Predicted 3D model of a 477-nucleotide part of an RNA (small-subunit ribosomal RNA, 5' domain) from Trichopus zeylanicus subsp. travancoricus.
Its mean pLDDT, the model's own confidence on a scale to 100, is 83.
[in-house]
Context: one part of a larger RNA
RNA sequence: GGAUGAACGCAGGCGGCAUGCUUAACACAUGCAAGUCGGAAGGGAAGUAGUGUUUCCAGUGGCAAAUGGGUGAGUAACACAUUAGAACCUGCCCUUGGGAGGGGAACAACAAUUGGAGAUGGUUGCUAAUACCCCAUAGGCUAAGGAGCAAAAGGAGGAAUCCACCCGAGGAGGGACUCGCAUCUGAUUAGCUAGUUGGUGAGGCAAUAGCUUACUAAGGCGAUGAUCAGUAGCUGGUCUGAGAGGAUGAUCAGCUACAGUGGGACUGAGAUAUUGCCUAGACUCUUACGUGAGGCAGCAAUGGGGAAUUUUCCACAAUGGGUAAAAGCCAGACGGAGCAAUGCCAUGUGGAAGUAGAAGGCCCACGGGUUGUGAGCUUCUUUUCUCGGAGAGGAAGCAAUGACGGUAUCUGAGGAAUAAGCAUCGGCUAACUCUGUGCCAGCAGUCGUGGUAAGAUAGAGGAUGGAAGCAUUAUUU
Numbered sequence: 001g002g003a004u005g006a007a008c009g010c011a012g013g014c015g016g017c018a019u020g021c022u023u024a025a026c027a028c029a030u031g032c033a034a035g036u037c038g039g040a041a042g043g044g045a046a047g048u049a050g051u052g053u054u055u056c057c058a059g060u061g062g063c064a065a066a067u068g069g070g071u072g073a074g075u076a077a078c079a080c081a082u083u084a085g086a087a088c089c090u091g092c093c094c095u096u097g098g099g100a101g102g103g104g105a106a107c108a109a110c111a112a113u114u115g116g117a118g119a120u121g122g123u124u125g126c127u128a129a130u131a132c133c134c135c136a137u138a139g140g141c142u143a144a145g146g147a148g149c150a151a152a153a154g155g156a157g158g159a160a161u162c163c164a165c166c167c168g169a170g171g172a173g174g175g176a177c178u179c180g181c182a183u184c185u186g187a188u189u190a191g192c193u194a195g196u197u198g199g200u201g202a203g204g205c206a207a208u209a210g211c212u213u214a215c216u217a218a219g220g221c222g223a224u225g226a227u228c229a230g231u232a233g234c235u236g237g238u239c240u241g242a243g244a245g246g247a248u249g250a251u252c253a254g255c256u257a258c259a260g261u262g263g264g265a266c267u268g269a270g271a272u273a274u275u276g277c278c279u280a281g282a283c284u285c286u287u288a289c290g291u292g293a294g295g296c297a298g299c300a301a302u303g304g305g306g307a308a309u310u311u312u313c314c315a316c317a318a319u320g321g322g323u324a325a326a327a328g329c330c331a332g333a334c335g336g337a338g339c340a341a342u343g344c345c346a347u348g349u350g351g352a353a354g355u356a357g358a359a360g361g362c363c364c365a366c367g368g369g370u371u372g373u374g375a376g377c378u379u380c381u382u383u384u385c386u387c388g389g390a391g392a393g394g395a396a397g398c399a400a401u402g403a404c405g406g407u408a409u410c411u412g413a414g415g416a417a418u419a420a421g422c423a424u425c426g427g428c429u430a431a432c433u434c435u436g437u438g439c440c441a442g443c444a445g446u447c448g449u450g451g452u453a454a455g456a457u458a459g460a461g462g463a464u465g466g467a468a469g470c471a472u473u474a475u476u477u
Stems, first nucleotide, its partner, number of pairs: 001477004006473002009470002013347001015345004019340002021305001026303002030300003035063003040060001043057004070258003079183001082180001084178002088175003093171007101135004110125006140149003154163003184230003191221003196218008233255004237248004261280004283294003311337001313336002319333001321330003350380003360371004385414006394404001422465004426447003432461005442449002
């Protein structure tokens, strides 16, 4: 000199674009953040004229809820980055070959009854389905043969047809696994290891595998740093530097781990599941003391901690997503507005002319010098500002549909009107005098300064530098 998710002090006109709990992965009141489908089916309700049409709904059923959003506690290892590999899985989507025949028994809802303060249950009875089961069938599976195992569902429409369903093959995208290389510090950590290292049989998995187990051999790793300890999410990147390097990992993007703390499985194509379940500690709330409820590291908000970090806002109009045949519905993703000079960029606080070189201030050798064309005075302009008028693009080619927003922008009127502070002035380092103080009070990044003329302290005048900021502190180069 550069830089920052900064903070503090003084000061503060406006706009655009970004950014905003770095600390307690501390505790969380309240609201919202994942639903949707009546064109799967039974039923109930509203309304109506007890019709028809329509609308709504708890539970059954389907798909989604494994995405999106948050955080970095753990993790020094296939976690990440990069480069290869073979023994795998894959809902929705695309391409393609076939198929959907016959039958059956239930369970919610509902009704009755009953336990409990409640949360929430028990018993009996009835019922539908794209829910469940059986039989048949099969270009599927097992090296071959034989033998065995294993499918399906309908809905809408007058119809054409459309949407769903089952079994194969291929693809796309996604995921699981293995390997080479590589990734901080400590030797004041030198030995570590018993499913440990390998083999055989068996089991297990989507799949390879000590993944598991029985038997068996005694191996495997290590000074090219094993093991242990400390610290830490990794990367693209970011800052700096001529580069080599050094530091860093906020925002954005990719991967990863976690969801109050441990453990566990269920469902499912996919989870060992962040607004699912079970369980044990801790904590909070509730209770009729028998029991129950909860999980903001989602968006806001609150307390606490801290030098320090925002609104309990608007809207699904756009983009992308879930569901639905669709209209739609949902969505704190996202799009926006609000707050903060936190940063970057842009712009203004007026322009021209004007010597009586005015008054006042300060200095003085008392002649004058300086502030200073600066102000006043004269004239001009209106970026901004105030008040009116018009008014978008963003909407995606029939039309309709805009939260932002009467915003941006354009235009009319008014009047210099609404708008300048901060630090420094001994050398480094741009900028000097007077007064007070008198090794005191103080200053200071460093050298140093101050003991009666201090260009270094304090004040004043003047000057220099940056400027809606300026200086300081912290960190890094």